Annotation: This is a predicted structure of a 74-nucleotide RNA (transfer RNA) from a Candidatus Woesearchaeota archaeon. Its Rfam family is "tRNA". The source organism's lineage runs through Archaea, Nanobdellati and Candidatus Woesearchaeota. The sequence was found in a public genome assembly.
RNA sequence: GGGGCUGUGGUGUAGCUUGGCUAGCAUCGGUCGCUUGGGACGAUCAGACCGGGGUUCAAAUCCUCGCAGCCCCA
Numbered sequence: 001g002g003g004g005c006u007g008u009g010g011u012g013u014a015g016c017u018u019g020g021c022u023a024g025c026a027u028c029g030g031u032c033g034c035u036u037g038g039g040a041c042g043a044u045c046a047g048a049c050c051g052g053g054g055u056u057c058a059a060a061u062c063c064u065c066g067c068a069g070c071c072c073c074a
Stems, first nucleotide, its partner, number of pairs: 001073007010027004020057001029045005050066005
C1' cells in the first nucleotide's frame, strides 16, 4: 500500500439481502414479594445500535467518508 471480517446496555449476544410493532434475550444492578434472616424463586424498573454525511415517508439494517480491533496479501 491492497483486500476481507467485526463494532448493539456494565458484560455476552439476536436482529443486518424482508428497511417499518415500544430494538429482543441472558447476566449484572435498583425496588418489591416470598423467608425468622439469607440463598433460590417470582414481579417490576433503569440502561445500548462506533462517529459524520447521504438515500427514503421511515435506517441498527442500504450508500458513502472516517475511527477502532482482528485476519490475509505485498